Annotation: The RNA shown here (transfer RNA) has 77 nucleotides and comes from a Bacteroidales bacterium. Rfam family: tRNA. Its family is annotated with triplet codon-amino acid adaptor activity in the Gene Ontology. Lineage of the source: Bacteria > Pseudomonadati > Bacteroidota > Bacteroidia > Bacteroidales. The coordinates come from a structure-prediction model, not an experiment, and the mean pLDDT is 82.

RNA sequence: GGCGGGAUAGCUCAGCUGGUUAGAGCGCAUGAUUCAUAAUCAUGAGGUCCCGGGUUCAAGUCCCGGUCCCGCUACCA
Repeated sequence: GGCGGGAUAGCUCAGCUGGUUAGAGCGCAUGAUUCAUAAUCAUGAGGUCCCGGGUUCAAGUCCCGGUCCCGCUACCA
């Protein structure tokens, strides 16, 4: 350099054929329970869906450009 995959909550990841309010587990906070902690149960907070633009009545989802990460491959040394 070429090809492919990926970027969504603090972490790991779902999200179908574009459709109403974006989710799970873990973690965190509060409460219950306990002498206390862990565990367990209940409730809650937490989001620029990587960035910019386009299409559309409507975009996490489609299209274009960019940034970053991973894999494969080629070349130089």